About this RNA
The RNA shown here (transfer RNA) has 72 nucleotides and comes from a Candidatus Doudnabacteria bacterium. Rfam family: tRNA. Rfam classes the family as a transfer RNA. Rfam's curators write: Transfer RNA (tRNA) molecules are approximately 80 nucleotides in length. The prediction has a mean pLDDT of 83.

[in-house]
RNA sequence: GGGCGGUUAGCUCAGUGGUAGAGCAUCUCUUUGACGUAGAGAGGGCCAUAGGUUCAAUCCCUAUACCGCCCA
Repeated sequence: GGGCGGUUAGCUCAGUGGUAGAGCAUCUCUUUGACGUAGAGAGGGCCAUAGGUUCAAUCCCUAUACCGCCCA
């Protein structure tokens, strides 16, 4: 330099056009003498950035940034 894949909650990951979820973690309540376990609930996301297409974009297209793999 060229090709491919990835970027979504604190962490690991779903979500392939109609306004974003799970597990773990955190907080609160119940349970316990206390901690833990268990149960119930809550908070936490401008979906890497900027444009474009569309009535509507996490999703499609382009560029950029970062990470990984392959080729030279």